[in-house]
RNA sequence: CGAGUCGGCCGGGCAGCCGCUCGCGCUCCAUGUGAGCGCGGGAGGAAAGUCCGGACUCCGCAGGGCAGGGUGGCCGCUAACGGCGGCCCGUCGUGAGGCGGGGAAAGUGCAACAGAAAGCAAACCGCCCGCGCCGCGACCGGCGCGGGUAAGGGUGAAACGGUGAGGUAAGAGCUCACCAGGCCCGCCGGUAACGGCGGGUGCUCUGUAAACCCCACCCGGAGCAAGGCCGAAUAGGGGGACGGAUGGCCCGUCCGAUGUCCCCGGGUCAGGCCGCUAGAGCCGCCGGGUAACCGGCGGCCCAGACGAAUGGCUGCCCCCGGCCGCCGCAUGGCGGCGGCCGGGACAGAAUCCGGCUUACAGGCCGACUCGGCUC
RNA sequence: GGCGACGUGGUGAAGUGGUUCAACACGGAGGUCUGCAAAACCUCUAUUCACCGGUUCGAAUCCGGUCGUCGCCUCCA
Numbered sequence: 001c002g003a004g005u006c007g008g009c010c011g012g013g014c015a016g017c018c019g020c021u022c023g024c025g026c027u028c029c030a031u032g033u034g035a036g037c038g039c040g041g042g043a044g045g046a047a048a049g050u051c052c053g054g055a056c057u058c059c060g061c062a063g064g065g066c067a068g069g070g071u072g073g074c075c076g077c078u079a080a081c082g083g084c085g086g087c088c089c090g091u092c093g094u095g096a097g098g099c100g101g102g103g104a105a106a107g108u109g110c111a112a113c114a115g116a117a118a119g120c121a122a123a124c125c126g127c128c129c130g131c132g133c134c135g136c137g138a139c140c141g142g143c144g145c146g147g148g149u150a151a152g153g154g155u156g157a158a159a160c161g162g163u164g165a166g167g168u169a170a171g172a173g174c175u176c177a178c179c180a181g182g183c184c185c186g187c188c189g190g191u192a193a194c195g196g197c198g199g200g201u202g203c204u205c206u207g208u209a210a211a212c213c214c215c216a217c218c219c220g221g222a223g224c225a226a227g228g229c230c231g232a233a234u235a236g237g238g239g240g241a242c243g244g245a246u247g248g249c250c251c252g253u254c255c256g257a258u259g260u261c262c263c264c265g266g267g268u269c270a271g272g273c274c275g276c277u278a279g280a281g282c283c284g285c286c287g288g289g290u291a292a293c294c295g296g297c298g299g300c301c302c303a304g305a306c307g308a309a310u311g312g313c314u315g316c317c318c319c320c321g322g323c324c325g326c327c328g329c330a331u332g333g334c335g336g337c338g339g340c341c342g343g344g345a346c347a348g349a350a351u352c353c354g355g356c357u358u359a360c361a362g363g364c365c366g367a368c369u370c371g372g373c374u375c
Numbered sequence: 376g377g378c379g380a381c382g383u384g385g386u387g388a389a390g391u392g393g394u395u396c397a398a399c400a401c402g403g404a405g406g407u408c409u410g411c412a413a414a415a416c417c418u419c420u421a422u423u424c425a426c427c428g429g430u431u432c433g434a435a436u437c438c439g440g441u442c443g444u445c446g447c448c449u450c451c452a
Base pairs, nucleotide, nucleotide: 001371002370003369004368005367006366007365008364009363010362012317013316014315015314016313017312018311020042021041022040023039024038025037026036027035028034029032044346048357049356051355052354053353054352055351056223057222058221059220063251064250065249066248068219069218070217071216072215073087074086075085076084077083088101089100090099091098092097102214103213107212108211109208110207111206124153125152126149127148128147129146130145131144132143133142134141135140161179162178163177164176165175166174180204181203182201183200184199185198186197187196188195189194227274228273229272230271231269237264238263239262240261241260242259243255244254245253266451267450281300282299283298284297285296286295287294288293318344319343320342321341322340323339324338325337326336327335328334329333376448377447378446379445380444381443382442385401386400387399393432402420403419404418405417406416407415425441426440427439428438429437
């Protein structure tokens, strides 16, 4: 200098004017969902998708069984998780790094087409042996029948270890040597996943579990339109079920006959208040830990709307792109300065929090890898 | 705001891993028939099963993500 990998961060700034919303304080009067003034707060890294996990609230504290759902190497972090950190194994990449992760040697299912044969394999061609016939006989060749053979061909996504030697009629782990893998045993290292070493065994066993299933672990249901309080208005009217009580079923438990539940019908301002925002909170320092994370101390208060606030205009600056002019240089180009025009993304809280995923103009920083050149 | 279901030609829809061209009906286009029409008959009408990835030899179908459509839940007695 070029090409790349991983991680983190920002995501417009300032000023003026006019507004919106919440809290606090003061003032006014028509005393309320009022008006005015002052001070302070007022969207995001994803507020999004609602995909996981929790807090919180209610249901009869939810116990047991079946069914159902989820997760999946090991260890740790955490309130919890399908998240995160570290490590292990496999695979891709020259590399930094990326991607994947229980069990197919328990059982069942499926494997279309092609192919001879597709799951306790299989004989189409080829190879070999035997018999018969033909070419006068032999050698040899051809045809047919019976048998052997998975080494070769061809089919397929996939054809039952590889190389060599022996062996054989031809062949074959049939036997042997080496290599690759599996299983069993022992020792060593590691908390463990796993790794290393030694020995034994010819064991060579297809793929698929985002098919059923098996193993281990986890899960009660609903959701702030949860739920509670207050006021206004209306007819506590009609019909149905006999059970109902959040969960798919059963058992258990509780409530229940002038009762419970469902439907129709009725009322109404589609009212007000609480829940509602101080929290697994934010910032800084110190300490522990490789890290995720945890602990201590100090400081701070940082949106709470509901016909749903957080905005608009102007000016200057910043960034990006295009055009023009001037200047410089190592001149089809590059750089600097100035002017004009255009653009500045994705998107917007709705009970809250921890994650994941998805969208995103442009920019900044850090660590690392490979290649070339120079010293 | 929360919860749930669905997406296959122009329309309605079947297909829940496999054979080829993804059925079927209506519609549309062309043709046969007819003097001209209707009806009937024949042929055609999905390169991509909303879109993007993944699992698998193989995906409309199974898994994940994105987009879109529809439905239910809103106060009082």
Molecule: RNase P RNA; transfer RNA
Organism: Binatia bacterium (SeqCode)